[in-house]
This record gives sequence, C1' cells and structure tokens, in this order.
RNA sequence: GGGGCCGUGGUCUAGCUGGUAUGAUGCGCGGUUCGGGUCCGCGUGGUCCCGGGUUCGAAUCCCGGCGGCCCCA
Repeated sequence: GGGGCCGUGGUCUAGCUGGUAUGAUGCGCGGUUCGGGUCCGCGUGGUCCCGGGUUCGAAUCCCGGCGGCCCCA
C1' cells in the first nucleotide's frame, strides 16, 4: 500500500429482508436465611464509534473518517 471482518448500557450479546433496541451479567430495593451465599420478584442504566447522505422514518442502506483483529504485498 491492497483486501476481508468487526465496533450496540459498566461488561458480554441478539437485532443488519429499514418502523422509536433483546437477553445475560453488574448495580439498587425487597423476599427467603440467625447472618452470608444461592435462588425469586421489582427497578436501574444505551446520542447503537464519529460526521454526512438517502428516506415519512436509519443500529440496519450509501459515502467519508477513526479504532480493533486477520490475510496479502
């Protein structure tokens, strides 16, 4: 220098045939226990890496950039 894949709550992750984002874990409260752990219930938290474009509407499609991993040279 060329090519491919990826970027979503604190962490991991589903959603990529466009319709205001899923689950787990963590955290807070409560129940259970003599107490803790486990387990159960409720709650909490995301400008979907950044900018622009298309569209009534974008995490999703298009363009540019940034970052990570891999391959080729």

Annotation:
Transfer RNA from Candidatus Asgardarchaeum abyssi, 73 nucleotides, folded computationally. Rfam family: tRNA. It is annotated as a transfer RNA. The sequence is in RNAcentral, with records from ENA.